[in-house]
RNA sequence: AGAGUUUGAUCCUGGCUCAGAACGAACGCUGGCGGCGUGGCUAAGAUAUGCAAGUCGCACGGGAAAGCGGGGCAACUCGCGAGUACAGUGGCGAAAGGGUGAGGAACACAUGGGUAACGUACCCUGAGUCACGGGGAUAGCCGCGGGAAACUGCGGGUAAUACCUGAUGAGACCACGACCUCAUAUGAGGAUGCGGUCAAAAGCCGGGGAUCCCUUCGGGGACCUGGUGGCUUGGGAGCGGCCCAUGUCCUAUCAGCUAGUUGGUGAGGUAACGGCCCACCAAGGCUAUGACGGGUAGCGGGACUGAGAGGUUGGCCCGCCACAUUGGGACUGAGACACUGCCCAGACUCCUACGGGAGGCUGCAGUAACGAAUAUUGGGCAAUGGGCGAAAGCCUGACCCAGCGACGCCGCGUGUGGGAUGAAGUCCUUCGGGAUGUAAACCACCGUCGGGAGCUACCAAGUGACCGCGCCUAACACGCGCGGAAGUUGAGGAGCUCCAAAGGAAGCCACGGCUAACUCUGUGCCAGCAGCCGCGGUAAGACAGAGGUGGCAAGCGUUGUUCGGAAUCACUGGGCUUAAAGCGCAUGUAGGCGGCCCAUCAAGUGCCUUGUGAAAUCCCCCGGCUCAACCGGGGAAUGGCUCGGUAGACUGAUGGGCUUGAGGCAGGUAGGGGCGAGUGGAACUCUUGGUGGAGCGGUGGAAUGCGUAGAUAUCAAGAGGAACGCCGGAGGUGAAAACGAUUCGCUGGGCCUGUCCUGACGCUGAGAUGCGAAAGCCAGGGGAGCAAACGGGAUUAGAUACCCCGGUAGUCCUGGCCCUAAACGAUGUCCACUAGGUCGGAGUUGCUCUGACGCAUUUCUGGCCGUAAUGAAAACUUUAAGUGGACCGCCUGGGGAGUACGGUCGCAAGGCUAAAACUCAAAGGAAUUGACGGGGGCUCACACAAGCGGUGGAGUAUGUUGCUUAAUUCGAUUCAACGCGAAGAACCUUAUCCUGGGCUUGACAUGCUUGGAUGCCUACCGGGAAACCGGAUCGGCUGCCCUUCGGGGUGAAACUUGCACAGGUGCUGCAUGGCUGUCGUCAGCUCGUGUCGUGAGAUGUCGGGUUAAGUCCCAUAACGAGCGAAACCCUUGUCGCUAGUUGCCAGCGGGUCAUGCCGGGAACUCUAGCGAGACUGCCGGUGUUAAACCGGAGGAAGGCGGGGAUGACGUCAAGUCCUCAUGGCCUUUAUGCCCAGGGCUGCAAACGUACUACAAUGGCCGUGACAAACCGACGCAAGACCGCAAGGUGGAGCAAAUCGGAAAAAAGCGGCCCCAGUUCAGAUUGAGGUCUGCAACUCGACCUCAUGAAGUCGGAAUCGCUAGUAAUCGCGGAUCAGCUAUGCCGCGGUGAAUGUGUUCCUGAGCCUUGUACACACCGCCCGUCAAGUCAUGGGAGCCGGUAGCACCCGAAGCCGGCACAUCACUGUGCUGUCUAAGGUGAGAUCGGUGACUGGGACUAAGUCGUAACAAGGUA
Repeated sequence: AGAGUUUGAUCCUGGCUCAGAACGAACGCUGGCGGCGUGGCUAAGAUAUGCAAGUCGCACGGGAAAGCGGGGCAACUCGCGAGUACAGUGGCGAAAGGGUGAGGAACACAUGGGUAACGUACCCUGAGUCACGGGGAUAGCCGCGGGAAACUGCGGGUAAUACCUGAUGAGACCACGACCUCAUAUGAGGAUGCGGUCAAAAGCCGGGGAUCCCUUCGGGGACCUGGUGGCUUGGGAGCGGCCCAUGUCCUAUCAGCUAGUUGGUGAGGUAACGGCCCACCAAGGCUAUGACGGGUAGCGGGACUGAGAGGUUGGCCCGCCACAUUGGGACUGAGACACUGCCCAGACUCCUACGGGAGGCUGCAGUAACGAAUAUUGGGCAAUGGGCGAAAGCCUGACCCAGCGACGCCGCGUGUGGGAUGAAGUCCUUCGGGAUGUAAACCACCGUCGGGAGCUACCAAGUGACCGCGCCUAACACGCGCGGAAGUUGAGGAGCUCCAAAGGAAGCCACGGCUAACUCUGUGCCAGCAGCCGCGGUAAGACAGAGGUGGCAAGCGUUGUUCGGAAUCACUGGGCUUAAAGCGCAUGUAGGCGGCCCAUCAAGUGCCUUGUGAAAUCCCCCGGCUCAACCGGGGAAUGGCUCGGUAGACUGAUGGGCUUGAGGCAGGUAGGGGCGAGUGGAACUCUUGGUGGAGCGGUGGAAUGCGUAGAUAUCAAGAGGAACGCCGGAGGUGAAAACGAUUCGCUGGGCCUGUCCUGACGCUGAGAUGCGAAAGCCAGGGGAGCAAACGGGAUUAGAUACCCCGGUAGUCCUGGCCCUAAACGAUGUCCACUAGGUCGGAGUUGCUCUGACGCAUUUCUGGCCGUAAUGAAAACUUUAAGUGGACCGCCUGGGGAGUACGGUCGCAAGGCUAAAACUCAAAGGAAUUGACGGGGGCUCACACAAGCGGUGGAGUAUGUUGCUUAAUUCGAUUCAACGCGAAGAACCUUAUCCUGGGCUUGACAUGCUUGGAUGCCUACCGGGAAACCGGAUCGGCUGCCCUUCGGGGUGAAACUUGCACAGGUGCUGCAUGGCUGUCGUCAGCUCGUGUCGUGAGAUGUCGGGUUAAGUCCCAUAACGAGCGAAACCCUUGUCGCUAGUUGCCAGCGGGUCAUGCCGGGAACUCUAGCGAGACUGCCGGUGUUAAACCGGAGGAAGGCGGGGAUGACGUCAAGUCCUCAUGGCCUUUAUGCCCAGGGCUGCAAACGUACUACAAUGGCCGUGACAAACCGACGCAAGACCGCAAGGUGGAGCAAAUCGGAAAAAAGCGGCCCCAGUUCAGAUUGAGGUCUGCAACUCGACCUCAUGAAGUCGGAAUCGCUAGUAAUCGCGGAUCAGCUAUGCCGCGGUGAAUGUGUUCCUGAGCCUUGUACACACCGCCCGUCAAGUCAUGGGAGCCGGUAGCACCCGAAGCCGGCACAUCACUGUGCUGUCUAAGGUGAGAUCGGUGACUGGGACUAAGUCGUAACAAGGUA
C1' cells in the first nucleotide's frame, strides 16, 4: 500500500467481498511446562448451607459451669478454675469496605468556576485562671405470669463516661448603635458598647514522699503529678451539601408545551439558597440554536482501531452516580431516608399447635434454572488496609494466597552434531526414473522442563522479657520517645545442589484466483464445496481420500462483534448535463454572507502568563524479577477550561464620511408581455332556394356510411362556433408556465443615452406566500370542427388496436378547485475574472460638408464555430460543464417503492411528506469492435428480370424417413444429409444385424517358458450343415554345424504347454491428429514502425476515380510489408523449329477388285518436345497531364482469349473414433475368433435424385456417312460356322499410334404410319431360354414369344443454364465372376435462344446509422394466469405492555390539632392535610395474534400473447 467482481473488450460511476488489528468470547480438532493477568456479557429471575461487623472490663452493675484440689460419714462446703465464659447498660463503629448497572437523557456525569447561601464525628493545631452543685430513673437481676414459637406482661430493687436540672460564660449566636479593612447585588472579616440565649463526665487508668481525714487496720480518700477522656470556642486538613457556564445518543412519520406552571409579597422549612412548601397577587415561562413527546443508554479517566481527523466502546483497575425482593415512609445519627437497621403495603418462599410468626446472596463460596458460555460450599489474617481497644489483642470472604478453565499475553521445551548403496514403506511415473529425504536406522553428545533425593537465601516489616539514653516531673515512680536485645510471627510461593535418562512432550488449517502452497485416485450438476468470483453433467490442481507442499505452532481453525481498508456521509476529504442527485418558476421572513475611507472598543483572533487538566493507562529514560509478559522510579504529554496582561492587521460592535454596488430622476426606444371591450376576412358545418341527375365518400384493397324522399358537385342568401393562413425567421417578449388576425383603453417589465439625486439601502433564502401546460372536478353557459368512452366496417389465428364510417364527455366562455409533466438547457440564483471569429435582434457614438450606404466604436440580447482549461467520455467553452466567492436545494448500490403506515392538503381523482421486512452481485453512464435491422447509400453474382430446358403429375430405378421384422448393421439430416460413405450386398463382402453351432494365448504380433522330436503336404475313417471335434496310419519333405556317412551336437524355423498379452467396425468427432465440406475464387485478412486516443481501439484499409479483384491511380499522419487477388503450372486455340514409327501420302515408281499394300518420301495432317505470339504495345476519343474506359487498326487470338489445378484470416464444438492414427473408458470361455442359414432387397405411406415417356422437330423399316477419349494377358478377341436372339463352337492377331473392343448415334436419303391411348409409351405378368458363378428360392443380368398398366406435358411451388454454353446424340472407363449402372467419372457429334437492366426476391462486399444484441435477431425481453416458498400491508376483532388523566378508597409516617400521662426529657390515644399499593372509567401509544384480502420477492425447461430494444414492424 491494495486486490477480486458488471463488459466480447474499454474507461468511469457504484455497490458487494477479501487480505490487517482487537475481544470478559463461544464452538470444532488437538494439547508438555511455567510466569503474569483474567473468568455469569443471559434471568436487577429464584436461592439450601456456611461465613462476610464488630469491639471496648482502662465507662457501669452483675456474673456462672465443667474440671482439679482440700475439708466432711454424708448432705454440703472451701480454694483454684475466674471476676473467666456469658448476656445486659453505656461508648465508638455499623453511612466505610464489598456487589451490581435495574433505573435515569438528568446539574447524572465531565471540565471550569461560585457558595459574601452551607455542614463536618474521628485526626492535627490554638484558646479557656472551664469541668462547680444537685436529682430521679432504667436494663441486667429476682419473683409471678401469657405464648407452639417469635416474643412479651406485671411487681420489686440497682450502676454508670446513660438521663435530667441549677450555677458560671473566656467564648459563640441573636437584636440595636457607631468605627476600620475588604467586597460590592443583599454583604464579609476585625475591634467595640449594651441587652438576651447557650456548657460539661468533681469521669477513667497509673505513680508518689511529707501533711490531713476516715478505717473493718488490709487499706481508702484529700493533696502533688503523668496519661486518657469531657465541655465551650477559633483555625487547619480531608470529606460532603447546594448553585452556575459549557459539553453529553437517535427520532419532526413527536410542533407546540406549561397551573406550582413563571414571577412577586408574606409566613414556614433546611446545615444552607430556592415554588423547596403554603397563602395571596400578577400572567407569565419554554420552543425550529428543536421545547413537549417517544426510543435507547449508567457517566468519566480510559480501551480497541485508525497515518491522522475520526469511528466504536466503557469488562478488569481508578473517580463519580444510582440501586439493594417491588413500592412508600420516616427514625437514630456528625453523616442514611441506611445491602446483611426500623415501620407499612404488594408478590414470593419457609415455620406453625392455625391463634400467629420468620425471610431477602445485585457480599464470598455454593445450588437448580436460563443460556453458545463463565471457576472452589479452599487456606490465612503471615503481609497491606479497616473497625474497636491504653495495649496485648479480637474481628475482617476487604485483602493476601492457593484450586479450576490454553480464556488472553509472555517465556521455555519436545533434542544437538554426524550419517547415502539415497534402506524399507508409501505416492507419482513418459517405466528410464522421481519424491518423501539426512528425514529414519546407526554412531557420538548435551541435559532445559517434567521425575527423584537433599539444602536454604527471599516475601519479615514487626512484636517483645530485659538493658541503655532522652523527655515529663518535687521525683532516680509511672508514663512517653529513641537505640539494643533473648524469645517469637509464613497461609502460600520461590531459589540452589546432586542423580538418572533421548528417555514423558505436535498439532491444526490451507493448497482455482484474490493468497504462500500440486499431483494421483474415487465421484459424475450426484454426493458435496463456497468469504466474493464461482467449482461438480466421465480425463475436477475448486467435492472426497491419499501422497506431497505452504502457513502458524501448544495451539490451529470456524463463528460472532468493533474499527480499518471505505475519499462508501467526504472537517481533514466527495458529488448533482447524460452514472444517484438543481425545488416547475418567482416574491420574500428568520438565518448565512456582504463595497471604499477614518476613529474608538477589544467580543472573536495572535502572543506572554496563572491555575487546573487525580492516580493508573499511552510515550521516553532508568531500574527489579535469569529474559519477556509483569512491576517500580523519574520525566514528557494531556488538543480543553480558566486568571491576568499585551497586540490591534483581519472579523465583529459603535460613531463619522464616500460613491463604484443597488435604487431613483430625465430623454428616447423595440416587442405574439398581461387584462378588458369591440371589429374583420378565409375555411368549415348547418338551413333555405336554384341548377343537375347517380353516384358520393373512403382505403393497401374494401366495407360500414350518405344518396332518386335528389346526395356528391355547383350558384345565391342566411345562421353558428372555434381558430387566426401568408408575413413568420435556430426572429421577439415574459420569472417560469406561456404569448401570433385587427382596433381602442388600462397596465407590468426591459434596453439605450444623460450622470441630477439617495448613500450599501446589497446577494441568497429554511419555513411562508403567489403563479403554474395538458388532463381532471364543481356550477352556469356554449357547442362549428376535432374527438377519449361507445357503436359499426375492415384487417387478423385472435384484434377489446393500428386503417375506415359515425360519435358523447371534453376541447371554448364565466366563477371556483386541482398543482402535476421528458414543468428539459435533463445544467439553482447572484457577483467577479479568463484568446478570438462569425451570423441575427434593439440602440449609442465617431469618420466623409450633409444624407443614404459603408467603415469603425460601444451596451444589452439570440445563435454557431473555436484557444486554454475542465470532463469518464460524449462534450462544454464570456449564455462554461473553465477559475474563484456567497447562499439555498438535493444524492449515497439495484429491486421492494415514490409503495405501506402515520400526518397534512383536496369535493373527488389524487398531491406533498415518506419507511421497513425481504431479495440480488449487480443495476448504471460514455465510448469501442463486431453482429443484426420489416435503417440508408454504393456495388456485385444465372440473384431477379429476358429466354431455353426441366423437377413437382405417370411408370420404373435409386437413396431417405416411417412402419414392419428374430434381424431389416452403422454413419450422413437446411443450404453444405437423401444415385451420400457404397468405383458393384446372391455366399463372401458384413460390422455386438438376427437365429443356431463351435474355439479360448485365440484368425494376427512380440517376448519368456514346458515338452520332446516333432511338424508340414497329399491321401483315409467317424460325427456334423459347416466350422470344428475325435481317431488312425501309407507316401513325400524337414534347418544349421561336425562327420569315419553309422551318427553326434544344437534347438534357430515350425509345432506344443503355460504366462505376459493379443483382439474389439465396442463408447466418446463435445478429449484429439489428419482429411473433408461450407461461406467462396467472395476480396478480403493482418503486421512492423510512426501518429492519435486515459483506454478498448483508431489510422494505414477512409475519401475521389477505376477494376473481375484492397486491381491500379490521385489524394492523404501515415510510411512500408505479409497472407490472399493476379502471375508462375497444366490443357486448348495460331505459327515456326527439331524428330519421322506403329502415324501420314503431295510429288516419283510398283501392285491390287479395293486399301500407304510395297519401294520410297519428310512436303501436309498428325504425333510430342522446344520455341514464338498478346503487352492496352499502336491510333482516335473520354478522363485530372493519372489509373483506366470506349472505339479502331493489325492479328489465329484483344483487353483475364476458353478451361483446369490453385481456396487468405477465420466461421459452423459442421462431418468423420466405420479409411487411418490416437487419449480416456468399457469388454476378455466375450463386445474377440470361426462356421451354416437368414437379413441389409422386407411395404400402407411420405420426400429427394434420376431414367423412360406422354409422341409427327415423332415412331418403325431400309439405306448410310463423320468422332474423341479410353480399355485389353486371370485379358481384348477378328474372320468363319450354329442359333430369330441372348449366346455357343472355334480361335487369326495383339502386352497394342501396328491387333482387338468398335457398330459411333443423332444427322442425311428413301418408304410406311396420319393424331388414335395409336405402328406413341413401355410398366406388369405368363412361357421358353442364354450367361456368370460351388450356388441365381428369398435375391442376378440378358434374349425370344406373348401380355400391353399409368401416362395426352403435369396444382401450389421449385431447379439448371450467358456459348461451343443450354438442349440433344451416342462412345469409353473404374469397381467387377456376374450384375440390379437409368448412378458416377470422362469423351466427342449436332448445336441454340435471351439479357447489356438492377425496382423487387436470395446471397455477398464496402461506407454510414440505430441498438437494451455479444451463445451476437433462431438475439434480447414484458405482463396476466397456473404451481411452490418467504417476508410484509389492510382486516370484524381478540390478547398483552407502557406512560399519563379523572374519580373512589387510603396503610405506615412526618407535620399540625385535641385529650391524657409524666419531676423533667417525653410518651400514649384520637383526628386533619399529604400519600404508596389497590379499584372504576374514558382515551393515547407500542407490540402479538386473526377468517379473509392486497400487492411484493424468489424459484433450468408450465399457459396466453408480443409491449420494449432496429424506423422493433403504429418512432